[in-house]
This is a predicted structure of a 1679-nucleotide part of an RNA (large-subunit ribosomal RNA, half A) from Lactobacillus sp. S2-2. The prediction has a mean pLDDT of 83. Its Rfam family is "Bacterial large subunit ribosomal RNA".
Context: one part of a larger RNA
RNA sequence: GGCGCAUGGUGAAUGCCUUGGUACUAGGAGCCGAUGAAGGACGGAACUAACACCGAUAUGCUUCGGGGAGCUGUACGUAAGCUUUGAUCCGGAGAUUUCCGAAUGAGGAAACUCGCUUACUUUGAUAGGUAAGCACUUGACUAGUGAAUACAUAGCUAGCAAGAGGCAGACGUGGGGAACUGAAACAUCUAAGUACCCACAGGAAUAUAAAGAAAUUUCGAUUCCCUAAGUAGCGGCGAGCGAACGGGGAAUAGCCCAAACCAUCCUGCUUGCAGGGUGGGGUUGUAGGACUGAACAUUUGAGUUACAAAAGUAUUUGAUAGUCGAAUUAGUUGGGAAGCUAAGCUAAAAAAGGUGAUAGCCCUGUAGACGAAAUUAAAUACCCUCAGUUCAGGAUCCUGAGUACGGCGACACACGUGAAACGUCGUCGGAAUCCGGGAGGACCAUCUCCCAAGGCUAAAUACUCCCUAGUGACCGAUAGUGAACCAGUACCGUGAGGGAAAGGUGAAAAGCACCCCGGAAGGGGAGUGAAAUAGUUCCUGAAACCAUGUGCCUACAAGCAGUUAGAGCCCGUUAAUGGGUGAUAGCGUGCCUUUUGUAGAAUGAACCGGCGAGUUAUAGUUGCAUGCAAGGUUAAGUCGAAAAAACGGAGCCGAAGCGAAAGCGAGUCUUAAUAGGGCGUCACAGUAUGUAGCCAUAGACCCGAAACCAGGUGAUCUAUCCAUGUCCAGGAUGAAAGUGCGGUAAUACGCACCGGAGGUCCGAACCCGUGUACGUUGAAAAGUGCUGGGAUGAGGUGUGGAUAGCGGUGAAAUUCCAAACGAACUUGGAGAUAGCUGGUUCUCUCCGAAAUAGCUUUAGGGCUAGCCUCGGAAUUAAGAAUCAUGGAGGUAGAGCACUGUUUGGACAAGGGGCCCAUCUAGGGUUACUAAGUUCAGAUAAACUCCGAAUACCAUUGAUUUAUGUCCGGGAGUCAGACAAUGAGUGAUAAGAUCCAUUGUCGAAAGGGGAACAGCCCAGACCGCCAGUUAAGGUCCCUAAAUGUAUACUAAGUGGAAAAGGAAGUGGAGUUGCUUAGACAACUAGGAUGUUGGCUCAGAAGCAGCCACCAUUUAAAGAGUGCGUAAUAGCUCACUAGUCGAGUGAUUCUGCGCCGAAAAUUUACCGGGGCUAAGUAUACUACCGAGACUGCGGACGCAACGUAAGUUGCGUGAUAGGAGAGCGUUCUAAGGGCGAUGAAGUUAGACCGUAAGGACUGAUGGAGCGCUUAGAAGUGAGAAUGCCGGUAUGAGUAGCGAAAGAUUAGUGAGAAUCUAAUCCACCGAAUGACUAAGGUUUCCUGGGGAAGGCUCGUCCACCCAGGGUUAGUCGGGUCCUAAGUCGAGGCCAAGAGGCGUAGACGAUGGAUAACAGGUUGAUAUUCCUGUACUAGUUAAUUAUGUUUGAGCGAUGGAGGGACGCAGAAGGCUAAGUUGUGCAUACUGUUGGAUAUGUAUGUUUAAAUCAUAAGUCAGGUGAAGAGUUAAAGGCUUAUCACCGAGUUGACAAGUGAUGAUGAGGACCGAAAUUAAAGUAGGGAAGCAACUGAUGUCACGCUGCCGAGAAAAGCUUCUAGUGAGUAAUUAACUACCCGUACCGCAAACCGACACAGGUAGUCGAGGAGAGAAUCCUAAGGUGAGC
Repeated sequence: GGCGCAUGGUGAAUGCCUUGGUACUAGGAGCCGAUGAAGGACGGAACUAACACCGAUAUGCUUCGGGGAGCUGUACGUAAGCUUUGAUCCGGAGAUUUCCGAAUGAGGAAACUCGCUUACUUUGAUAGGUAAGCACUUGACUAGUGAAUACAUAGCUAGCAAGAGGCAGACGUGGGGAACUGAAACAUCUAAGUACCCACAGGAAUAUAAAGAAAUUUCGAUUCCCUAAGUAGCGGCGAGCGAACGGGGAAUAGCCCAAACCAUCCUGCUUGCAGGGUGGGGUUGUAGGACUGAACAUUUGAGUUACAAAAGUAUUUGAUAGUCGAAUUAGUUGGGAAGCUAAGCUAAAAAAGGUGAUAGCCCUGUAGACGAAAUUAAAUACCCUCAGUUCAGGAUCCUGAGUACGGCGACACACGUGAAACGUCGUCGGAAUCCGGGAGGACCAUCUCCCAAGGCUAAAUACUCCCUAGUGACCGAUAGUGAACCAGUACCGUGAGGGAAAGGUGAAAAGCACCCCGGAAGGGGAGUGAAAUAGUUCCUGAAACCAUGUGCCUACAAGCAGUUAGAGCCCGUUAAUGGGUGAUAGCGUGCCUUUUGUAGAAUGAACCGGCGAGUUAUAGUUGCAUGCAAGGUUAAGUCGAAAAAACGGAGCCGAAGCGAAAGCGAGUCUUAAUAGGGCGUCACAGUAUGUAGCCAUAGACCCGAAACCAGGUGAUCUAUCCAUGUCCAGGAUGAAAGUGCGGUAAUACGCACCGGAGGUCCGAACCCGUGUACGUUGAAAAGUGCUGGGAUGAGGUGUGGAUAGCGGUGAAAUUCCAAACGAACUUGGAGAUAGCUGGUUCUCUCCGAAAUAGCUUUAGGGCUAGCCUCGGAAUUAAGAAUCAUGGAGGUAGAGCACUGUUUGGACAAGGGGCCCAUCUAGGGUUACUAAGUUCAGAUAAACUCCGAAUACCAUUGAUUUAUGUCCGGGAGUCAGACAAUGAGUGAUAAGAUCCAUUGUCGAAAGGGGAACAGCCCAGACCGCCAGUUAAGGUCCCUAAAUGUAUACUAAGUGGAAAAGGAAGUGGAGUUGCUUAGACAACUAGGAUGUUGGCUCAGAAGCAGCCACCAUUUAAAGAGUGCGUAAUAGCUCACUAGUCGAGUGAUUCUGCGCCGAAAAUUUACCGGGGCUAAGUAUACUACCGAGACUGCGGACGCAACGUAAGUUGCGUGAUAGGAGAGCGUUCUAAGGGCGAUGAAGUUAGACCGUAAGGACUGAUGGAGCGCUUAGAAGUGAGAAUGCCGGUAUGAGUAGCGAAAGAUUAGUGAGAAUCUAAUCCACCGAAUGACUAAGGUUUCCUGGGGAAGGCUCGUCCACCCAGGGUUAGUCGGGUCCUAAGUCGAGGCCAAGAGGCGUAGACGAUGGAUAACAGGUUGAUAUUCCUGUACUAGUUAAUUAUGUUUGAGCGAUGGAGGGACGCAGAAGGCUAAGUUGUGCAUACUGUUGGAUAUGUAUGUUUAAAUCAUAAGUCAGGUGAAGAGUUAAAGGCUUAUCACCGAGUUGACAAGUGAUGAUGAGGACCGAAAUUAAAGUAGGGAAGCAACUGAUGUCACGCUGCCGAGAAAAGCUUCUAGUGAGUAAUUAACUACCCGUACCGCAAACCGACACAGGUAGUCGAGGAGAGAAUCCUAAGGUGAGC
C1' cells in the first nucleotide's frame, strides 16, 4: 500500500413532525381620502438594538359592556409597581394622533428651510413662544365691491359646495394598439382587437322596455347558461375564422321627459310679435295626445334601487365580547398511560386539539341551550308620502332636423367589397310631418312588423386585496408562496430592476453547581435527565470524503482491475459442500450517446446525496367491458350535504337512399323517353357510459437560441453642446508696428535700435499613448518600466445643466451612449419559434424491421406505398422450394450478312505531277492519290446472318414445406457498410462513386483469421469437471503428428512489390559443333600491295569521309579494342600445335536471385525459433465452437386428452408492435402490528426465474404494515442538467513595488505591539490645508473568536463610554447664469407637449475678526486680549417739528460690469548673510577661550497718519429729452475755474495695538504612574536677494470684441416727528463644523503598483516647480 472487519470524525440524505403554504366551499364585505388617505420618517419602556403596539395624553387616556385572578407584549432576567374598591385581557363608542406624503401659506435634494395675518403670551425693549387662518381649479349659487362708460356689466374679494390622491397585479366600459408566431417561405389573412399604454366607474359594470325578431294560428325589454353547431356562411375558398332563428333553463319590472294646450311671471324702445322661467297637462302605433262635449269617483293601488319623495318610532331576527354544557375507576409495564387487563358510564355530545406513548367519560371543546349597555344590518308594522278614471267626436294642432337619407372614404357586424343589407364615424350635399316614417340581407312591388333622431331602470352574470367558519385520494422544508425562520430581508445594480440561503434539545431547562488541566477555546471528572453518541445548527444521522485499530496479502512486478480455476493463512454462519483474504494460472480494450461503423485518440459525466422529462382538459377514432336495444341517451337546470339518488326529452346518434337542387323514395339520378349505366336496397345493430391505444386543438415529453414587438430606466462612464470658474516651471526665436540715420522729387528701399507677434521652438506640471520588454489563473477585467507626442491653444480641467434607442452624439473609427452597441439596459408578449443538438428513470415474455420506390423550394424533413406487429374474417391451400412440361426473349459468346470503324494485297475508272505534242485531239510515264470490285485479316454499349447458361411467365402432375389473401388498430424505416459477381463513372485508381444479384454486419454473441463490424465456420433459453465434429490446426509459447510417402527450394525464399536483368537450379524439348579431336586453357603465328584514297599541320587498321580490293598463306579485317602529336607498342577476329569427350545456341516450364532507401523500437513469420517446423502432391490419426448429441431444468405456441398430463415445434436481437408483472405515495373497506419498541438507518452466509421479499442482531424512539380495489407530482447513471456536500490538483502556486538592526518593556506566548539608540527613504512630497465623497472610521478604556494574505499582547476589527460649541468661516434668511418648474394661455386620441407673468437654480456677484493660549478628542466656534457689523434701551449734545428733520420706492438713473497676450516699475511674503545683539557650551583624540561652536533674533486685525503710483477736467445757469414726477441722468448752448496745494482709487510704510503675546534657554514639588509639566524668561538690529503674491487687466498691443441681477449711490412719487453723534448697558436665528481626504477611511468586488478638482510649497547646486542631496514634517510598506 490492497481487500475485509470494527470503531470514530465530517456531512446532512432518509424517516417522523408542522407553526407555513396551496386549491376550493358557504356567509359577509366590496372602498379609504382636504374632518388630511394609502404609505412612510422620527420618536415613545427603568434597564431596549430589532419586531409588534402607540404618538409629546406616545408599551398608552376616557366611557359603556364582557370577564373573574393574576398582571407589567415577543422576551423565560433584575429592579420597581398594579390588582376582589375587580387589574391584565376581550368587545362597542370616543379623545389624543409629531413630521412627510394629493400635501394645499412660499420654496424644496420627501420627512427640511423661510414666511404673512389675527389673537394670546413673554421681555425693561427688540428678539422669542402658543393657537387659528392663508394653494389651485370648477360652479345657471349668495353677498360685497367695482373699469373703459353715466346707469350697468366685465373683473375682483369674501362665503358656500365640489374636485384632486390612493388601491385589488382581479372583474367592467371606453380611447389608442403591436410583434414573435401559424400559413411548413410570404405580402391579403392569422396571432388579436390579444399583450401593453391611457381615461373613467361600480360593488358589480355594460345592456335594457322594439322605427325588434320572424314568416308560425307568430313572439313580445335586457343579461347569463345548455342546445342549435363546428351547422349556415366567411376565407391567397389556403391556414384558419365562425353565427343567427328556433328550443330548454336562471332571473324577472317597468317607467319619466320634450311638444301641442292652459295659467302666471319676466325680458326685448321693430309695440305686436318673439324669447325665457315656474306650475298644470301629456308620453303612444289594432296610433296616441292636445282640443270640444259627456259620465263616474274618493274607493283603491303603490312606495324609500328606477318610476315622485323627506324622515321617524316600535318589534323581530342577525353581526360585533361572551355564558351553561353529560359521562371512569382499579391493576399492570414504564421516566411518564391515554397502551394492555378488568369492571363501568355518557351520548341531541364517538368533530377536533392538547395533556410526559394511542383518552367519548383529564383539559379546551363538541351537540344542545342562553346572552348585549353601545354601534350596526335586514325584515315587518305604524306614522308618513304619492297618484284620478272612462266614453264620444274627428275640424284644427302636436308627436325629438343639419336629423333620417344619398355620394365619397373607413370601421364594426361570423360576413376579407363582395350582389352586401343592418349599425357607427369623417366629409360634401340634404328630406317628409300621420294622406307621415323605418325595417323584413342589393333593388322594386305586394304583404307583414315597428315608430328613430330625449332619458332612467333591480335580479339572474363576472371577480376577490379583505373578514368569519370550514373542506381536500393537495405539499410536507431542494416540496408547498420568492418568503414555515424579523423576506421582498441580506446582497447585486447609477437606475428601472433583480433577488437568496436559513425549520426540529428535552415531557420539563432540570441548559452541567463544584473539582482538575489550560491564557482562552476546549477537555476530563462530578451532577441533571428515561436517554447527554439528546449539551445549544443539540431528533433520526445514510453516502461521498478523512482517520484509528486489526485478519489476510504485498518488495522481478506491466494491471478496463473483473471473471474462472486455486494452494496457504485467519474466522466460525439465517448451518449452508460456510465466510474473509488470495500465491499462481487461463480468458478478458469501461458506460452512455450518435453512427455504415466506436476500447476508441468522436460526445457526456471529478465523486456522493436529493430534485429532474409523454401530463391534463375538450373533441374524434379503433379495440375491450357493461347497460338497454330498433332503439339508445340526456344537457343546462331543479332539489339535495360542494353528495348520491331522483326530476329534467330541449337536443344528439341510429333505423334509407338517390339527386346540384326542387324533389321522389326501396329506389333514385341521368334522358324528351326507354334501354343502359352510376349509387343504393336485397345481404341491415345501434346507442350511452367507463377504460386502453392513437390523433386534433391547447406550451403538449423536457431543457436550449440568435432574434421581433410593447412599456419604461439610464449622458455620475463616454460623445457633442450650454453656463460659470480655474490651470499651463523655465528657457529660446524675434513678425508687424514704431524711432533714429542713410536714401528718394515724394514714395520705395537699406541699416541700427526699439518692439514682443505666433493653432512658433526646447522642455516640467498637465493631457495623450509611438515603440518595446514585462505582465497574461496580472499588483491592475488594459497596468508597470524604459522610450515617445502635444504642452498659449481647434489647449487641459472642475462644478451645474441639455440631447435617449424606429433615438441621441459623432474633426467619421460603425465611434461612443455606465467594464457588452451594425442598434443600450430592464420588465412584459412568453413556456415566441427551433424540419436542429442533447437527455428521457423498474423487470420479464412473444414477434421483429428499414436505410427502397413515387412525389415534395425536396434531398440530414415529410406523405403514400414497401418491409414489422396486434386483433378480426373468410378462403380452405390459393403461398414458398425442387423436378417435369410449354413459352416469350436478343444478354454472354460469336460473327461481319446490315450499319459504322479498319490493315495489307490484286484489278482498277477517275484525279494530281512530269514528258511528248501544231490545234481539236491524243500519247507516254509516275516510290502520288483513289471510288468501285475482289482476296486475306480485324472491330462495336447505342452493329446482328446467329446465339446460350441463369433468371422470368404459365400449365398440369410429383415431392418437400406452411405460408398466402382481405379488413381494422399501432409502428419504425427514407445517412447504410463491406465482400463476391455483372456493368457504368474514374486512370479496367481509391477503404472512391453509382446501379444490379447474393451474403454478412447493421440488429449476432461463440470458434478461426496474432490482434481485426462487413472474410471462413456457426445462429447463444439455463445448467453439466459428458461425447462428436466445422473452419482452422497438431516443435515450444498453445489443445492436438518433431506423422507416412515422393519431389522441389538454399533464397530464412517461405515471412511484401514491377518493368527489366542474370552461365542460380530442377524438368521437358528443338537445333549446331564434336575421336576426321569439338568447347575451355596453354604455346606459336596474326603478314604483304599500303602510311588504301580523300581530308589534314599530321590521319600510317584505329579524328572524319569514301571504298573495303588484291596478294602471300595453315591463317591473318584496307582491321575488334587499348595506345601515340603522328608513328611505334599491346591485343582481337582467324590459323596451327598440346590436351582428350562432350560442348554451344535456343524454346517452354517448377522453385529461387537482383531490381528493393525513412523517419521513437527489432517491427513485412504473432514470438521463440525452423533447412523443415518451408513448398507441391497423396494418405492416416488427433485437437478444435455456445454447432450437433447426451442428462437435468424453465418458458412459449400447437395438437391430443374429461383431467392429470403427453407429444411435436420453438425460445440471439436494435428501431418498433404485443403481453404479463415488481416496487413507491395517497384513498376506501376489511382485518392487524407497536414503548415487552413503529418508521428510518446499519450488518448478515436466507428465499424467489427478474423487478424484488422476509428474518435476526445493533441503532432509533413513535408511528406502521397486510389483503382487495381505486388514484397518481410513481422508479435516474448520463441532459457542458439544477442544488448541496466532499475530494483531487497540494501542503503545490502565491503572500500585491520599498531597509532594517540592537537593547529594554509588556505578556501564557513577541521578527511583527511599546520605548530608546543607530541606520535608511520621501521632501512641487511619501509634508501641510481644503472641496467632493465616505459617515463615526475620531478619542479613551477593555478584548482577541472571526476580519488583517504570516504573527499579534496590535488595529481603520469587536465591546463600552466620550467627542463636533460661531453675529464675523461655509450655506440659508440677499442676487441672478445655463437650465428646470410654470397661474392664466396655446397645442395635442388620452397620457401629455410648449410657454408668459412668476419662482427655483452657483460653478459667479454681495456680505462684519484677528493674534495668542487651551483638550485625550473642537476651535477665526471655547478662553485671554484687542476689534468690527446690524440693531435695542438710557443719558448728554446737536438738529427738526408745515419756514418739513429724517426716511424713501416693486418707479427713473448711475454703478456693479468683466477678454487675451506682453513688457516695465513699485512693494511685500519668503530666504540668505552679518567682527550686530542675547543665551548656552567648549569632555575624548593633534590643536583650540577665539574673528570659536550651537540656537534665537517673531509679532495680527483694527484705528490714525502717510504713500510709489494710476485714472479723470470741474462748477454754475437755462432749454430739450427721459417720466406719473424729479433738483437725478443724457445733451444742443452759454459763463467761470483749471493741467494743480483739484478729485477719485491704491498696494505698501510708520505710529498705536504692544508695560501685551510669544520667545532660545533655565526649570520645581510630588509620586507606583500622571514631567521637560507648573513656573521663570534674554536679545529682538542691519544689509542683500527677491517672487508665479500685490498695486492691477492699471499700461501697451491684438482680434475671436470679451455674463446677468441684487447689495450700493442718487432722484423724485410718497411719508410725516422725530433724527444724528458720543458714552454706557444689552441683543444677534437655523444648518455644517469629529476624522480620512493622491488615500488602508473616496471611485476601482480587496487594507488593490490604477484614478481623484483647488491652495501653500524652504536650503545647497541649477535657467527651472527639471534633476541630485537635505530642512520642517512624515515614513521603514502586515510575512